[in-house]
Context: one part of a larger RNA
RNA sequence: UCGCUAGCCUUCCUCUCGCAGACUUCGUGUGCUCUUAACUGAGUGUGCGUUGGAUACGUGACGUUUACUUUGAAAAAUUAGAGUGUUCAAAGCAGGCUUGUGCUUGGAUACAUAAGCAUGGAAUAAUGGAAUAGGACUUUGGUUCUAUUUUCUGUUGGUUUCUGGAACCGAAGUAAUGAUUAAUAGGGACAGUUGGAGGCAUUUGUAUUUCGUUGUCAGAGGUGAAAUUCUUGGAUUUACAAAAGACCAACUAGUGCAAAAGAAUUUGCUAGAAUGUUUUCAUUAAUCAAGAACGAAAGUUAGAGGAUCGAAGACGAUCAGAUACCGUCCUAGUUCUAACCAUAAACGAUGCAGACUAGGGAUCAGCGAGUGUUAUUUGAUGACCUCGUUGGCACCUUAUGGGAAAUUAAAGUUUUUGGGUUCCGGGGGAAGUAGGUUGCAAAGCUAAACUU
Repeated sequence: UCGCUAGCCUUCCUCUCGCAGACUUCGUGUGCUCUUAACUGAGUGUGCGUUGGAUACGUGACGUUUACUUUGAAAAAUUAGAGUGUUCAAAGCAGGCUUGUGCUUGGAUACAUAAGCAUGGAAUAAUGGAAUAGGACUUUGGUUCUAUUUUCUGUUGGUUUCUGGAACCGAAGUAAUGAUUAAUAGGGACAGUUGGAGGCAUUUGUAUUUCGUUGUCAGAGGUGAAAUUCUUGGAUUUACAAAAGACCAACUAGUGCAAAAGAAUUUGCUAGAAUGUUUUCAUUAAUCAAGAACGAAAGUUAGAGGAUCGAAGACGAUCAGAUACCGUCCUAGUUCUAACCAUAAACGAUGCAGACUAGGGAUCAGCGAGUGUUAUUUGAUGACCUCGUUGGCACCUUAUGGGAAAUUAAAGUUUUUGGGUUCCGGGGGAAGUAGGUUGCAAAGCUAAACUU
């Protein structure tokens, strides 16, 4: 786990009507055997009526619905396969015995998967039921509709009542009356925190350049060395103010925040994460085609602004040459606003969420504990220290794990191979091209045919 038998518990295994009914209770008629004084009694057949009734068939009213699985019904040939000396074999479905008056055996079986039909099971996976009870069952009242039979009342007609059926509206009763739990799933509320998260406004700082004033006087710049360049009309440099536009030093870290791109002076308004919670809802979840939003830098359009740096360009050098590296100047740009563009080695070259597998010390955020240290006069509250605990960014050491290795707590739990889900790759070229589509453009996305 299956089958059979017996016992116990639980439960109707839908209800109604009709017909049959194995068996069964009681009564009665009758045959036979035994028995009795006796139709008295016992046994055994049989007929009729009656009580209960497994079961079969049919009508009607109802019924949670599937997946799954068991069994069955359904053409042959083919295939597998049994039997059989086609002379063997491929085949065929024949044949074999005795030689007669003939006898006799086969022509199996299996497989046949989706779907459909019928059927047993009720594990697994879905689905449904009673929450504004319009819920279940029992009893009962009323309203409406409807029908047959027996009758009132001899026939026909008609009405009403009873009775049967259906629907609706009440009333009472019965019941353990009816809401599973609260996931180291998820969402929400609350609390004290936390961060260079975002937007808008506000605000600080020095530097750079320019300009004004000022002091001094011969050089200054720049380089490997120079030169281009500036300079007695005072350059460079010193001091004092001013303006402009940009950027936020040191603190600044293998630290924090953000979906990524990214983001660092101050202040105001606003969202978030983690933590805490004997808070709440109760499956609401994970991952994602289509379609959207954001998206460094460069680039485009229109304005504003142009301090610095600086593609292109012009010079000076270097060099065999230098259309470069170095130096001087400088346009677009770099900044802001309004719109485009949608790509990067957009990198951790590592998709997301979940589970498990190993040790360690730091660090960031929260929480808990401590006769702990320290500040305030004690407390409250800070700072520090120790231990624990969740969640982060990382790191170290080991792999009786992996990997081609480099290396890796994930890139492990993989020939001992399948937990969920998305995307990408599949010989070489054509080619990231033609075509399609988006864009003002630059270009982006998608993506063949053909050929070998």
Molecule: small-subunit ribosomal RNA, central domain
Organism: Dendronephthya gigantea